[in-house]
Context: one part of a larger RNA
RNA sequence: GGAUGAACGCUGGCGGUAUGCCUAACACAUGCAAGUCGAACGAAAGUUUAUACUUUAGUGGCGGACGGGUGAGUAACACGUGAGAAUCUACCCUUAGGAGAGGAAUAACAAUUGGAAACAGUUGCUAAUGCCCCAUAUGCCUUUUGGUGAAAGAAUUAAUUCGCCUGAGGAUGAGCUCGCGCCUGAUUAGCUAGUUGGUAAGAUAACAGCUUACCAAGGCAACGAUCAGUAGCUGGUUUGAGAGGAUGAUCAGCCACACUGGGACUGAGACACGGCCCAGACUUCUACGGAAGGCAGCAGUGAGGAAUUUUCCGCAAUGAGCGAAAGCUUGACGGAGCAAUACCGCGUGAGGGAAGAAUGCCUGUGGGUUGUAAACCUCUUUUUUCGAAGAAGAAGAUCUGACGGUAUUCGAAGAAUAAGCAUCGGCUAACUCCGUGCCAGCAGCCGCGGUAAUACGGAGGAUGCAAGCGUUAUCC
Numbered sequence: 001g002g003a004u005g006a007a008c009g010c011u012g013g014c015g016g017u018a019u020g021c022c023u024a025a026c027a028c029a030u031g032c033a034a035g036u037c038g039a040a041c042g043a044a045a046g047u048u049u050a051u052a053c054u055u056u057a058g059u060g061g062c063g064g065a066c067g068g069g070u071g072a073g074u075a076a077c078a079c080g081u082g083a084g085a086a087u088c089u090a091c092c093c094u095u096a097g098g099a100g101a102g103g104a105a106u107a108a109c110a111a112u113u114g115g116a117a118a119c120a121g122u123u124g125c126u127a128a129u130g131c132c133c134c135a136u137a138u139g140c141c142u143u144u145u146g147g148u149g150a151a152a153g154a155a156u157u158a159a160u161u162c163g164c165c166u167g168a169g170g171a172u173g174a175g176c177u178c179g180c181g182c183c184u185g186a187u188u189a190g191c192u193a194g195u196u197g198g199u200a201a202g203a204u205a206a207c208a209g210c211u212u213a214c215c216a217a218g219g220c221a222a223c224g225a226u227c228a229g230u231a232g233c234u235g236g237u238u239u240g241a242g243a244g245g246a247u248g249a250u251c252a253g254c255c256a257c258a259c260u261g262g263g264a265c266u267g268a269g270a271c272a273c274g275g276c277c278c279a280g281a282c283u284u285c286u287a288c289g290g291a292a293g294g295c296a297g298c299a300g301u302g303a304g305g306a307a308u309u310u311u312c313c314g315c316a317a318u319g320a321g322c323g324a325a326a327g328c329u330u331g332a333c334g335g336a337g338c339a340a341u342a343c344c345g346c347g348u349g350a351g352g353g354a355a356g357a358a359u360g361c362c363u364g365u366g367g368g369u370u371g372u373a374a375a376c377c378u379c380u381u382u383u384u385u386c387g388a389a390g391a392a393g394a395a396g397a398u399c400u401g402a403c404g405g406u407a408u409u410c411g412a413a414g415a416a417u418a419a420g421c422a423u424c425g426g427c428u429a430a431c432u433c434c435g436u437g438c439c440a441g442c443a444g445c446c447g448c449g450g451u452a453a454u455a456c457g458g459a460g461g462a463u464g465c466a467a468g469c470g471u472u473a474u475c476c
Base pairs, nucleotide, nucleotide: 001476002475003474004473006472007471008470009469010468013346014345015344016343017342018341019339020338021304026302027301028300030299031298032297035062036061037060040059041058043056044055045054046053047052069257070256071255079181080180081179082178083177084176087174088173092170093169094168095167096166097165098164100134102132103131109124110123111122112121113120114119139148140147141146153162154161155160156159183229184228185227190220191219192218195217196216197215198214199213200212201211202210232254233253234252235251236247237246238245239244259280260279261278262277263276282293283292284291285290310336312335313334314333318332319330320329321328322327349379350378351377352376360369361368362367384413385412386411387410388409389408393403420465421464422463423462424461425446426445427444431460432459433458434457435456441448442447
């Protein structure tokens, strides 16, 4: 000198664009953050002249594995990069074929029982695109022959649409393997028994000690194993001429986690943030028998801290889920609010105006300086206030805008509403007076201060930067 997610002190006019718990992965009151489909199904309630409409608790389907948060753990095939083979992939696209015949239940509902509640039990009834069985099929497994193995309807204009099942291919996504790269310590030198390899079996979507039995005794390591410490990784960011150093907020990719630890279920996909089970700590309710909860989602609260915002508006746009659609939902997102936190832009007036008012300060008492500065004259209106008009963003000829009566435009008024901070011994741009008297104090380094201090404190003046200016912290 540059930089910052900064903080502190003094000061503070406006706009645009960004950014905003770096600390306690500490604890959380309250509200919201994942629903949707009646064109899968029965039923109930309501409306009604209508046998149609509306609403929905339940069954069922799809989605809650995305989106959003955080960085605790992790030194690892976690990440980056490049290769690879033994895999799966809902919805979507392409393509080939199919959907025949039966059956048993069950929630809702009704009755009843237990319980403080959460909820649970018994009996009876019922439907389906829910479940089961038979048949068949290109498929799959064995290939000797066999074995195994699928389906579902709905809507209405009545000949279409949306679905259903199986095979093949694609796309997308995911799992797995390997080469190389990837912090510090040797005051950590030996580490390892499923350990290293083989055979067999099991398990997995898939390869593999992934697991088990048996057999062999291997495997790693001064090119740093093991152990310990620290740490999410990267694109990037910052500095630097570069090499390099430091760093990993926001944005983007990947990974990991979801009160702590463990576990599986469902599913195409999870070992699942707002699902389930168990254990633990904590909190809440309780009729003491038992129950309920998980903000590292958005706001917000307490605590911690030098320090970090509103319990706001809207689904209008973009995107996502569901739906045939209308549409519904969406704290994703779009916006507004707060903060000079950063960057950028603008303003706080412009022209004229004295050999120069007054005041202040200095003085050699002549004057110098403040200073064209002010006053005063002429002008302008960015900004400000008021009034009027008023968008684009809407894609979809109609309708649909949270932002917002916002941006912007026009008119009016009137210089009106708007300057500070630090420094002035040298480094380093900028000097005098007064006070103080090794005191009070200053200080980045050298150093100032003990009676004439350009270095302390004040004043006048000056210099620098400017809605900021200084200080502190950290990096180059």